c-di-GMP-I riboswitch aptamer from a Bacillota bacterium, 81 nucleotides, folded computationally. Its Rfam family is "c-di-GMP-I riboswitch aptamer". About the family: GEMM was predicted in a large-scale screen for bacterial structured RNA regulatory elements.
RNA sequence: UCCCUGCCGGGGCAAACCUAGGGUGACCUAGGGGCGCAAAGCCAUUGGAUCUUGGUUGACCAAGAUAGCCAGGUUGCCGGG
Numbered sequence: 001u002c003c004c005u006g007c008c009g010g011g012g013c014a015a016a017c018c019u020a021g022g023g024u025g026a027c028c029u030a031g032g033g034g035c036g037c038a039a040a041g042c043c044a045u046u047g048g049a050u051c052u053u054g055g056u057u058g059a060c061c062a063a064g065a066u067a068g069c070c071a072g073g074u075u076g077c078c079g080g081g
Stems, first nucleotide, its partner, number of pairs: 003081004012037002017032006035068001041074003046071003049066007
């Protein structure tokens, strides 16, 4: 350095919910709170999926949201092989 792996140890992140704020909304930000996570770090211009708004009731189209929905890409701590 690369690949496989997740016992130890030091740590990290933070679900639901509550409070305050933003947004038409999905949802987001901050504080509290811990369900869990070996990438629950990052990427939504990688492919799907789900959700929201508008068109148009639908097929469909457009714009948006979710990375803790799945696959993929990319970066990384410690330990073992």